[in-house]
């Protein structure tokens, strides 16, 4: 430098173009001799950045940024 893939909650990951969720973690409550475990709930998102397409974009298109791999 070229090519491929990836970027979504604190972490690991989902989500057919039509209200962005789960597990773990955190906080609160329940359960009990106490802790742990278990059960319930809550908080937490500029979906990497900027544009474009569309009635509507996490999803499609373009450029850029970061990371991994391959080639030179």
């Nucleotide at each position: 430098u070229g090519g491929a893939c990836a970027g979504u909650a604190g972490c690991u990951c989902a989500a057919u173009g039509g209200u962005g969720g789960a597990g773990c973690a955190u906080u609160c409550g329940g359960c009990u001799g106490u802790u742990a475990a278990c059960c319930g709930a809550a908080g937490g998102g500029u979906u990497g950045u900027a544009g474009g397409u569309u009635c509507g974009a996490g999803u499609c298109c373009u450029a850029c940024c970061u990371g991994u791999c391959c080639a030179g």